Small-subunit ribosomal RNA from an uncultured bacterium, 1461 nucleotides, folded computationally. The prediction has a mean pLDDT of 85. The RNAcentral record of the sequence draws on ENA, Greengenes and SILVA. It matches the Rfam family "Bacterial small subunit ribosomal RNA". Its family is annotated with structural constituent of ribosome and ribosome in the Gene Ontology.

RNA sequence: AUUGAACGCUGGCGGUAUGCUUAACACAUGCAAGUCGAACGGUAACAGCAGAGCUUGCUCUGGCUGACGAGUGGCGGACGGGUGAGUAAUAUAUAGGAAUCUAUCCAUUAGUGGGGGACAACUCGAGGAAACUGGAGCUAAUACCGCAUAAUCCUUACGAGGGAAAGCGUGCCUCUUCUUGAAAGCACGCGCUGAUGGGUGAGCCUAUAUCCGAUUAGCUAGUUGGUGGGGUAAAGGCCUACCAAGGCGACGAUCGGUAGCUGGUUUGAGAGGAUGAUCAGCCACACUGGGACUGAGACACGGCCCAGACUCCUACGGGAGGCAGCAGUGGGGAAUAUUGGACAAUGGGGGCAACCCUGAUCCAGCAAUACCGCGUGUGUGAAGAAGGCCUGUGGGUUGUAAAGCACUUUCAUCAGUGAGGAAAGGGUUAAUGUUAAUAGCAUUGAUCUGUGACGUUAACUGAAGAAGAAGCACCGGCUAACUCCGUGCCAGCAGCCGCGGUAAUACGGAGGGUGCAAGCGUUAAUCGGAAUUACUGGGCGUAAAGCGCACGUAGGCGGCAAGAUCAGUUGGAUGUGAAAUCCCAGGGCUUAACCUUGGAACUGCAUUCAAAACUGUCUAGCUAGAGUAUAGUAGAGGAUAGUGGAAUUUCCAGUGUAGCGGUGAAAUGCAUAGAGAUUGGAAGGAACAUCAGUGGCGAAGGCGGCUGUCUGGACUAAUACUGACGCUGAGGAGCGAAAGCGUGGGGAGCAAACAGGAUUAGAUACCCUGGUAGUCCACGCUGUAAACGAUGAGAACUAGCCGUUGGGUGCUUUAUGCACUUAGUGGCGUAGCUAACGCGAUAAGUUCUCCGCCUGGGGAGCACGGCCGCAAGGUUAAAACUCAAAGGAAUUGACGGGGGCCCGCACAAGCGGUGGAGCAUGUGGUUUAAUUCGAUGCAACGCGAAGAACCUUACCUGCCCUUGACAUCCAGAGAAUCUGUUAGAGAUAGUAGAGUGCCUUCGGGAAUUCUGAGACAGGUGCUGCAUGGCUGUCGUCAGCUCGUGUCGUGAGAUGUUGGGUUAAGUCCCGUAACGAGCGCAACCCCUAUCCUUAGUUGCCAUCAUUUAGUUGGGCACUCUAAGGAGACUGCCGGUGAUAAACCGGAGGAAGGUGGGGAUGACGUCAAGUCAUCAUGGCCCUUAUGGGCAGGGCUACACACGUGCUACAAUGGUAAGUACAGAGGGCUGCAAAGCGGUGACGUGGAGCGAAUCCCAGAAAACUUAUCGUAGUCCGGAUUGGAGUCUGCAACUCGACUCCAUGAAGUCGGAAUCGCUAGUAAUCGCGAAUCAGAAUGUCGCGGUGAAUACGUUCCCGGGCCUUGUACACACCGCCUGUCACACCAUGGGAGUUGGCUGCACCAGAAGUAGGUUGCUUAACCUUAGGGAGGGCGCUUACCACGGUGUGGUCAGUGACUGGGGUG
Repeated sequence: AUUGAACGCUGGCGGUAUGCUUAACACAUGCAAGUCGAACGGUAACAGCAGAGCUUGCUCUGGCUGACGAGUGGCGGACGGGUGAGUAAUAUAUAGGAAUCUAUCCAUUAGUGGGGGACAACUCGAGGAAACUGGAGCUAAUACCGCAUAAUCCUUACGAGGGAAAGCGUGCCUCUUCUUGAAAGCACGCGCUGAUGGGUGAGCCUAUAUCCGAUUAGCUAGUUGGUGGGGUAAAGGCCUACCAAGGCGACGAUCGGUAGCUGGUUUGAGAGGAUGAUCAGCCACACUGGGACUGAGACACGGCCCAGACUCCUACGGGAGGCAGCAGUGGGGAAUAUUGGACAAUGGGGGCAACCCUGAUCCAGCAAUACCGCGUGUGUGAAGAAGGCCUGUGGGUUGUAAAGCACUUUCAUCAGUGAGGAAAGGGUUAAUGUUAAUAGCAUUGAUCUGUGACGUUAACUGAAGAAGAAGCACCGGCUAACUCCGUGCCAGCAGCCGCGGUAAUACGGAGGGUGCAAGCGUUAAUCGGAAUUACUGGGCGUAAAGCGCACGUAGGCGGCAAGAUCAGUUGGAUGUGAAAUCCCAGGGCUUAACCUUGGAACUGCAUUCAAAACUGUCUAGCUAGAGUAUAGUAGAGGAUAGUGGAAUUUCCAGUGUAGCGGUGAAAUGCAUAGAGAUUGGAAGGAACAUCAGUGGCGAAGGCGGCUGUCUGGACUAAUACUGACGCUGAGGAGCGAAAGCGUGGGGAGCAAACAGGAUUAGAUACCCUGGUAGUCCACGCUGUAAACGAUGAGAACUAGCCGUUGGGUGCUUUAUGCACUUAGUGGCGUAGCUAACGCGAUAAGUUCUCCGCCUGGGGAGCACGGCCGCAAGGUUAAAACUCAAAGGAAUUGACGGGGGCCCGCACAAGCGGUGGAGCAUGUGGUUUAAUUCGAUGCAACGCGAAGAACCUUACCUGCCCUUGACAUCCAGAGAAUCUGUUAGAGAUAGUAGAGUGCCUUCGGGAAUUCUGAGACAGGUGCUGCAUGGCUGUCGUCAGCUCGUGUCGUGAGAUGUUGGGUUAAGUCCCGUAACGAGCGCAACCCCUAUCCUUAGUUGCCAUCAUUUAGUUGGGCACUCUAAGGAGACUGCCGGUGAUAAACCGGAGGAAGGUGGGGAUGACGUCAAGUCAUCAUGGCCCUUAUGGGCAGGGCUACACACGUGCUACAAUGGUAAGUACAGAGGGCUGCAAAGCGGUGACGUGGAGCGAAUCCCAGAAAACUUAUCGUAGUCCGGAUUGGAGUCUGCAACUCGACUCCAUGAAGUCGGAAUCGCUAGUAAUCGCGAAUCAGAAUGUCGCGGUGAAUACGUUCCCGGGCCUUGUACACACCGCCUGUCACACCAUGGGAGUUGGCUGCACCAGAAGUAGGUUGCUUAACCUUAGGGAGGGCGCUUACCACGGUGUGGUCAGUGACUGGGGUG
């Protein structure tokens, strides 16, 4: 874009078309083919006329007239109408052809004479339920039959013979019984017969075209042809007898499936594709199968006979029927109309005609089924109404839309007027023709009459009134159109992608919008897009796709020049290509659809005339292709016979002794019966080191010691010869690695299977020890490989450069030379090609010829069938079903038990720990009324918690409150507040008092408390996967990006890679890149040195004074805290590339970032946190909120993390002595003094602190003791007695004293920290805090060891490589097994369809035969004959049957694989 459509929602009018696509399923009822009295005998019905009877309105009679039932006869029922079952050619389309027929029609021609015998109807009677059927008798014809005559008819032996007809109507005239009949005559009309020609229609033949399947490859006996005969309208194996052996087929026969064909229709730019409704042409069919009759025509839709199925009637004996005609019914189906009107028109049949018939046809009805047209109103109208929806609450939108005002009236409604479709026909009459005629008849004209189903027509006029007339789909992208609510991976949507798991523009509703509009969507179907079967117009290195290779048949294609021809080709002409349709130009309906006129076109076919370039064919040539000859060359080319050495193994002999062998390590194995090793000898088989090479040869597979014989091909040079002999190659036939198979040999080594040993969770493997087929030879099969260059063969053309192999030529400086050329074989590369990778004269470039192959993935190279094979198997090769991908090349990442470079307490080197014990603390688990919640690998677990007895507290139990403990608003009342007391566990409730504040314009206000009502409060309730903020981690790792440019089709790349260097993407150099940003570094703080300034509470060198920097004094020093200086690879040497930088040195307090801290790029982990806080959404609201008491967070078979204390002598204990830093202190730190063994009590000087206090630093050092022990170690646990804090130490605090004195003697596997003022060790302080640190955060004291180095473990950075990963290796993913479902193969069989062969059977019918019976016309010599009929029989044959095959489909216990989950 389209449709004979259907379905859903909706529906005003008209015009024009169309309407069972399915069950060629079955059909009730009505109608669809009759007509002619001018062919005939007649008169059943109707009407008229005449007559009779009479009851005066009835009956009877008469074919007399109009007419006419039934019958005889003629013409028509072969047309028109329906359907598409069958049919792949007996059809159709196009173009031709010859051996034919043709009623009616036209033209011409010749006739139409004279006879005969019957049969219906009718009458009588018979049988039968009916349908219907016999018998006897009468009768007519345009029915039937002879005779005559007859041609240009037919037959023929060329003499001859055969062979026809029918009358009817009208008019006139004559005769006559005188007005009606009969006969004769004339004329006309309609008929009849013979013949010829035409027209129309039909039959037959030929060529070409006309679907799919080769998993259908061979078919055919009347088959192919001939002769004779028969038959037909006609050619012909159409039929028959004989003869011959042909005919068709890879250019697809035969078989199977499907199908009416065409003009056309639809789509498409076209070429094509799909289709064959309506209309038109042809064909076929008429319940199924067979058959003929009649006829001009049929093997006949509304005819006949037979068989079958079905339906109906029946008196059971027998009969009837055929809607695929028009309506209509049932059924089937998603689905398709009225049992209508009329012959008015057009057409058909009959008839002289009038006329009759006509479900053809014309109309009407039903259906938005399609196309076309019209309408549902127009203008104005802002208060931008109300309502709806949204909202940021301001408004926006619906929206000039509505209302209102002013108009119009198409269509529909009502009323009226009113064309055209009508021409004929009939009456009268005129002219002409015919004729004897003015009858009659025919033709033409005039006039009168008069025919309409549609129809309430079309059209026009009038009336009334905006009055009666809008829906459907969609709004995530494709694709025009967006918001709210509901729902919460549910319900649902979906054409593809996909949407929905609590903020859905995607589901449902609403508002709004978009698109079309009396329709709109959906579904189905066809074409297009699809260059996605590619003729136009595709491909095959890696995406699907080159046969493993050559040879060669058919076929296809083919060098140069000449002549001939004209098949192909090109041009002209002619015929045809039906009409309709399409296109163009007109015309008619108001327009359009529609109708109509003319043109063009119908791209085709045929005939004919030309042309002669090209192709073909023929003739005679040429040498450039191809080949032959001559001379040479290289070679693992092939076959066969011989022959050689090294090595392995085995055997024999010698020497000789304990292991050998093997592996990652071992073991099995061999060996004291002498192995292995070594020496000599022998046997046997197989393979040929070095040479050896992107070297050679071969078509490919493939070919490797040497020699001989036979043999194929290639190359080079020069000449001679043949003269297109060529290329490709469907089928075919040949070669064809390894493995495998068969027969017979052979068998050293190796080695499937197998055995043993190892490895392992297992190990039917990898490793080891053995070992059989096999490997080898001969002969035969198999016929496949990643048979690969994943690249078919041949030919031509198209830049270069560098190797190498075999020839040839030339040059020179004669060499290991150079140049040219040819045939191979390699590397790079230009143009070009390619999706890219890449290819690039050995093309994947540009062309030509031929072959093979491909058309999404899986199923599947599987099944079935065929062919081949001994088998294994090979070859050919589908479908159902299933998925939305599969795949290629390249890109960026990530990953790798890939590679390279580098770094880090990463390993290594060291020191000290953890893991074992006891205790502390956190977690899991368990328990519990509750043991609140969170954190969970590193990156949770002395974490949130810098401190749970109550509080905290979120948990549990119990008791209470409900505008609430807290915020804002309203009303009323009261200052607030404080102190008692009673009940209660307390919250709370009651009660008693104290107390009257601040501002004021005197109205009141602010603050605060209580009461009341509701808006609301409140929530540590949920969601960290809705979020903000904050934080952890990779990681203080060196990275992460951008602009412009360039490269690439693109993703992207480049920069950022490379060479160096660095802690560093730090810097330098190079560089299609040049620059820039966030990171690094630096800037900041502390610390190390010095200087300046300033000296109190700090300091004290000098001077005084002291117990004491206590005091005077001083500010030099220390120190304090402000500001400066200093370090920059700056200098020197070396290395490096003259760079960056590195190494060493000097100077310096400090040297290469001096040491620490703060500082954390782009990002990752849906990392952590809704319980810090904030916050969307959801949830609770006399409770999930609030208050109180008690309990719990402190439980305890157990497991883990982090710590403390130890296990002791580098130690414990006792005594003595010395030296810090940094902090804190008024709800505080607290001194001296006194008491206590002690915790502590008392006390209260001093201090808001460089002043006073906490505050005795400890390890260290000195001395003494202990003597290796569960101890003078260790201190858990427990008993007793206390101290302190606090309302309160029971659950559940810390500390002190006395007593007790557990485990533990240095810790398995494993694992952690640390590189210097570090580890280790020692103490001190602070935050939190009433009290409660072994934790945390700080502070100083003492103060080491080691680092060869980067192989390995872990983590990270850069480059590179592979990838089937991208949620990114915690990835992806293979197969079995289990379960469910689906389709399918096999399957003992079984059921059905179609069909071959052989046979039986044989209705009706036709043809032949036949004397059993019978018979009007004709003949007869009167006997009969000719001819016919009945019967019988033969042949053919439908239905039916039997046997045996083939093929297809359904089904089948069981079974095989496949797909999906």